[in-house]
Molecule: transfer RNA
Organism: Parcubacteria group bacterium
RNA sequence: GCUCCUGUAGUUAAAUGGAUAUAACAACCCCGUCCUAAGGGGUAGUUGUGGGUUCGAUUCCUGCCAGGAGCA
Numbered sequence: 001g002c003u004c005c006u007g008u009a010g011u012u013a014a015a016u017g018g019a020u021a022u023a024a025c026a027a028c029c030c031c032g033u034c035c036u037a038a039g040g041g042g043u044a045g046u047u048g049u050g051g052g053u054u055c056g057a058u059u060c061c062u063g064c065c066a067g068g069a070g071c072a
Stems, first nucleotide, its partner, number of pairs: 001071007010025004018055001027043005048064005
C1' cells in the first nucleotide's frame, strides 16, 4: 500500500428493518445474619462517530475513528 472482518451497559454476548434494545456477571439499595457469606427482591447504566436511504435503522449504504486478520 491492497483486501477482508469487528465495534451494543464496567465485562461477555443477544436482538439483523417494527412496540419501552435483552440477558448473565459486576456496581448500588433493601431483605437476610450476632458479623461476614450464601440466597432472595429492587435500581441505574449501552447501539464508536458524522451523513444518507426508509413511515420506521442496532440492523441497509457511505465518510471518518479504533481494533484485528490476510497478501505484498